[in-house]
RNA sequence: GCGUGUUCUCGGGGCGGGGUGCAAUUCCCCACCGGCGGUUACAGCCCGCGAGCGCCUGCAAUCCGCAGGGUCAGCAGAUCCGGUGAAACUCCGGGGCCGACGGUAUAGUCCGGAUGAAAGAGAAUGGAC
Numbered sequence: 001g002c003g004u005g006u007u008c009u010c011g012g013g014g015c016g017g018g019g020u021g022c023a024a025u026u027c028c029c030c031a032c033c034g035g036c037g038g039u040u041a042c043a044g045c046c047c048g049c050g051a052g053c054g055c056c057u058g059c060a061a062u063c064c065g066c067a068g069g070g071u072c073a074g075c076a077g078a079u080c081c082g083g084u085g086a087a088a089c090u091c092c093g094g095g096g097c098c099g100a101c102g103g104u105a106u107a108g109u110c111c112g113g114a115u116g117a118a119a120g121a122g123a124a125u126g127g128a129c
Base pairs, nucleotide, nucleotide: 001129004126005125006124007123008122009121010120016030017029018028019027031109032108033099034098035049036048037047038046044097045096052075053074055069056068057067058066059065079095080094081093082092083091101112102111103110
């Protein structure tokens, strides 16, 4: 230096004001937020990944749940214009858009699963080349 084993640590932000209403941080007007890796240059909306839902298998069992699988057939969002530059859908200026499931007056921002899990990041240490 390169690939690799083990252990440990870290690993998501945001409803403030007004309106309607019996009731809304859920509707309406204004507001606020942006995980991880990659990409000639810094990315919520370029390419991927993750949690979640669904699906499948087993257990359990008659209506709720537990464990496992892992992309397999599915959900899994969203960007344009101008400028600079060798290079930017990433920077600067402007306009626009998006956000799992369950609960509840319809939720990206509240409560819940979750003191969970995890993309990954870092540290220590072992042996191989």

The RNA shown here (FMN riboswitch aptamer (RFN element)) has 129 nucleotides and comes from Paracoccus denitrificans. Its Rfam family is "FMN riboswitch aptamer (RFN element)". From the family's description: The RFN element is a highly conserved domain that is found frequently in the 5'-untranslated regions of prokaryotic mRNAs that encode for flavin mononucleotide (FMN) biosynthesis and transport proteins. RNAcentral records the identical sequence in 2 taxa. The sequence is in RNAcentral, with records from Rfam and Ribocentre. Its mean pLDDT, the model's own confidence on a scale to 100, is 77. The source organism's lineage runs through Bacteria, Pseudomonadota, Alphaproteobacteria, Rhodobacterales and Paracoccus.